The RNA shown here (FMN riboswitch aptamer (RFN element)) has 145 nucleotides and comes from Pontibacillus salipaludis. The coordinates come from a structure-prediction model, not an experiment, and the mean pLDDT is 77. It matches the Rfam family "FMN riboswitch aptamer (RFN element)". Gene Ontology term of the family: FMN binding. The organism belongs to Pontibacillus, within Bacteria.
């Protein structure tokens, strides 16, 4: 330093006010809120020495994942189903002006986007499923070179 195993820890945020109604934080106006991973023209910082260097940091719509739903299989089972397994599917959004050699990440403006179920009325925000699952971060330990 890299692998592979297994431990522990952590691992989602948001309707101010205001209008219609008998009833809306669900319509209307408005408000607000952005997981994990890679990118990372910059920018910062480091020196076994100045580099085609190392490190660190910027993306809700740029590539990827995940959570919620469907199929197989499989494993359980009280045979009604369940499931923390495997695989496969599905799974939302961006432009314009600057700067610059270069911008899908930078500055500035204007736009867009959000799972099932429930509800006195339609919900990215409220309640459940869920004191759950998670991308994966951090730390630790075997093992073998």
């Nucleotide at each position: 330093u890299a692998a592979u195993u297994c431990c522990u820890u952590c691992g989602g945020g948001g309707u101010c006010g205001g209008g219609u109604g008998a009833a809306a934080a669900u319509c209307c106006c408005a408000a607000c809120c952005g997981g994990c991973g890679g990118u990372g023209a910059u920018c910062a910082a480091g020196c076994u020495u100045c580099g085609u260097c190392u490190u660190g940091c910027u993306a809700g719509c740029c590539c990827g994942c995940g959570a919620c739903c469907c199929g197989c299989a499989g494993a359980g089972u009280a045979u009604g189903c369940u499931c923390u397994u495997g695989c496969g599917g599905u799974u939302g959004a961006u432009u314009u002006g600057g700067u610059g050699a270069g911008a899908a990440a930078c500055c500035a403006g204007a736009g867009c986007c959000g799972a099932c179920g429930g509800u006195u009325a339609a919900a990215g925000u409220c309640c459940g499923g869920a004191u759950g699952g998670g991308a994966g971060a951090a730390g630790g330990a075997a093992u073998a070179g």